Background:
The RNA shown here (Lysine riboswitch aptamer) has 155 nucleotides and comes from a bovine gut metagenome. The model forms 100% of the base pairs in the Rfam consensus. Its mean pLDDT, the model's own confidence on a scale to 100, is 77.

RNA sequence: GAUAGAGGCGCAGGUGCUAUCAGUAGCGGUUUCCCACGGCUUCGCAGGCUACGAAAAUCGUGAAAGGCGUAUCUGCCGAAAGGUGUGCGAGGCGAAAGUGCAUCUUGGUAGUUCGGAUAAGAUCCGCCCUACUGUCGCUAAUGCGGAGAGCUAUC
Repeated sequence: GAUAGAGGCGCAGGUGCUAUCAGUAGCGGUUUCCCACGGCUUCGCAGGCUACGAAAAUCGUGAAAGGCGUAUCUGCCGAAAGGUGUGCGAGGCGAAAGUGCAUCUUGGUAGUUCGGAUAAGAUCCGCCCUACUGUCGCUAAUGCGGAGAGCUAUC
């Protein structure tokens, strides 16, 4: 240097199903009211439309996306996740989700506080701490320390 592997509730993605989202949004009817400095156009501004409107109450009808769980399939072991910068997203201007590239951090899993996202006590992300676990090094031993650009095997 090449090839092949290991960690374990291992990581990520696709598809099907269920619950949640929610008796919410929307639609239709009735009543009240007359607010345009309102409402709609993903968010904000501008522009445009709007009285057959907007707002409130009530009756009827009534979703979906994202996220979770579960089954199965696929790709894998920096799997993957996050931070920063930058390009796209972006239309009249500016942004969000998302996405490409570069760079930095994190061995893995679980849990707690705190912070953020979210409809959400579900779930996800981040820091600290704790426990378990894999790997290498040190130690007489208990134990201690390091990081995946690592470790093991073969050539």